[in-house]
RNA sequence: GCUGAUCGCGCGGGAGAGUUCUGGUGAUUCGUUCACCGGACGCCGAAGGAGCAACCGCCCCGGAAUCUCUCAGGCCAACGGACCGCGUGGAUCGU
Repeated sequence: GCUGAUCGCGCGGGAGAGUUCUGGUGAUUCGUUCACCGGACGCCGAAGGAGCAACCGCCCCGGAAUCUCUCAGGCCAACGGACCGCGUGGAUCGU
């Protein structure tokens, strides 16, 4: 330098499920509504985590999902978000 792989960074796209009930505190336009801290039941799976497994390997053993479980997280919006696309004079491996 090149192409490929993996990761980083930037931008864009990105689903699901309760803005349920209730206690306390505060604010309030005092019809009430909102915020915070709890409790109850119900739900979601695409941060993370865990389990099984097709399959793969260097085959003693190990790796392994969008499957499963919901510990965590989430159930108005926002944030987040697996994954995908584009870019990258960022890194590593290969050549």
Molecule: Glycine riboswitch aptamer
Organism: Novosphingobium sp.